[in-house]
Context: one part of a larger RNA
């Protein structure tokens, strides 16, 4: 100066309180641990590791394990020598990598050569081997907390103080006042995107209020009003009154006003801390390896299972389940694709096949809701987990190991100890739909709209932070 207290003051936070809904208890998925195995590749480790890396493990992927190969090497530069091939087809042996046969077969040239490619020789490739405690870059976290500093002055022997304390106030070291302080930069807040209103300018592929026409479908003619769509502008600033305060910063109230005091989201993450995380994204020092710790194939494996534990789906019904009619989104992707619509099939889904690189077509049925029917409190018409059989689709291949569909089977499980977690408004809850990844393969993820609450008395306490100040035998 700082860290630290079961010291004190003072403020804040879904921190507690109030609520609603979980979780833990079932049955599955998913991830660890453990155990096991040839291998179950690595990494992650309290908050900040376990639906993590992995926006996708049947092969590849693959880093792991077995067997089968290869050795200048699967991939780069360069030199000497040497040869004319390389591809590409077809056939044999073989799990295949590869091995042989057979056909085909160079270019350009100043005839020295060069260009590809092969052998063979040296220089070297290669290594998902080690160390994240040698780095780099990049990420977590406290924490979008209000904090971290400088310069010149000034005080002190020095360490360092002041500034930055102090009164007020704010979300905020935000701003006022005051002071041996004066300024200043890094964060705050502005500027940037969305999203809530209006105008203006555009009007097709989207829109249709008046008119005509109609097959009754914005379908045609027309309109440019509306929606909407995408530029460009306004619009909110405590601006305006009042009342409190110190005549101040600023608080509480009102009016307009779509929006009221940062209007909601989002991006932004100050010095810095955890020797926090990654050499396995990549890049890199040193070590190690070099007929193997590289490279190629085939199969297995990463998906095992006496158990833990963690994240989730799905239920345990009547506010619900089954059937049947019926309404109403937003965001998106789409040519090796999206697949209308006829036809077959309970059906997954096939066949033939329009149109569209899309405001034009197509996925696309929105589901919860709403209108009526039925079950009437049971382990049931709840609830579906396991298994059987017969199918379908991806793709060389569904045994190990994929998804779906159809009959049939119908487990556990009647609201979950001790505990523990999320939310403060369109938010919890609840209902669907879309994407990335992808050949297939989502209860994950990330977006997207539909209905849409309760509670907040307050800071005594728990947990985390900020300021002051106090004690310390702690650096």
């Nucleotide at each position: 100066u700082g860290a630290c207290g079961g010291g004190g003051a003072c403020c804040c936070g879904c921190a507690c309180a109030a609520g609603c809904a979980g979780c833990g208890g079932a049955g599955c998925a998913u991830g660890u641990g453990g155990u096991u195995u040839a291998a179950u590749u690595c990494g992650a480790a309290g908050c900040a590791a376990c639906g993590c890396g992995a926006a996708g493990a049947a092969c590849c992927u693959u880093a792991c394990c077995a067997a089968g190969g290869c050795u200048a090497g699967a991939c780069a530069u360069u030199u000497u020598a040497u040869u004319g091939a390389u591809c590409g087809g077809u056939c044999u042996a073989g799990a295949g990598a590869u091995a042989g046969a057979c056909c085909u077969u160079u270019u350009c040239u100043u005839c020295g050569g060069a260009a590809c490619a092969g052998u063979a020789a040296a220089a070297c490739a290669g290594g998902u081997g080690g160390u994240g405690c040698a780095u780099g870059g990049u990420u977590g976290u406290c924490g979008u907390c209000a904090g971290c500093u400088c310069g010149u002055g000034u005080c002190g022997u020095g360490a360092g103080a002041u500034g930055u304390u102090g009164g007020g106030u704010u979300a905020a070291g935000u701003c006022c006042c005051g002071c041996a302080a004066c300024g200043a930069g890094c964060g705050c807040a502005a500027c940037c995107c969305u999203u809530a209103c209006c105008u203006u300018u555009a009007g097709u592929u989207g829109c249709c209020a008046g008119c005509a026409u109609u097959u009754c479908g914005g379908a045609u003619g027309g309109g440019a009003a509306c929606u909407c769509u995408a530029a460009a502008g306004g619009g909110a600033c405590u601006g305006c009154c009042g009342a409190u305060g110190a005549u101040a910063a600023a608080u509480c109230g009102g009016a307009g006003g779509a929006a009221g005091g940062u209007g909601g989201g989002g991006a932004u993450g100050a010095c810095g801390u955890c020797a926090a995380a990654u050499c396995a994204u990549c890049a890199u020092g040193c070590c190690c390896u070099u007929u193997a710790u590289g490279c190629c194939u085939u199969g297995g494996g990463c998906u095992a299972c006496a158990c833990a534990c963690g994240u989730g789906c799905u239920a345990c019904a009547a506010u619900g389940g089954u059937c049947g009619g019926u309404a109403c989104a937003g965001a998106g992707a789409g040519c090796a694709g999206c697949g209308a619509g006829c036809g077959a099939g309970c059906g997954a889904u096939c066949u033939c096949a329009a149109g569209c690189g899309a405001a034009u077509c197509u996925c696309a049925a929105a589901a919860a809701g709403c209108c009526g029917a039925u079950c009437u409190c049971a382990g049931u018409u709840c609830g579906g987990a396991u298994u059987g059989u017969a199918g379908g689709c991806u793709g060389c291949a569904a045994c190990u190991c994929g998804c779906c569909u159809a009959c049939a089977u119908g487990a556990a499980g009647u609201c979950g100890g001790a505990g523990u977690u999320g939310c403060u408004a369109g938010u919890a809850a609840u209902c669907g739909c879309g994407a990335a990844u992808c050949a297939g393969a989502a209860u994950g993820u990330c977006g997207c709209g539909g209905u849409g609450a309760a509670u907040g008395c307050g800071u005594u306490c728990c947990c985390g932070g900020g300021u002051c100040u106090u004690g310390u035998a702690c650096a």
Molecule: small-subunit ribosomal RNA, 3' major domain
Organism: Clostridiales bacterium S5-A19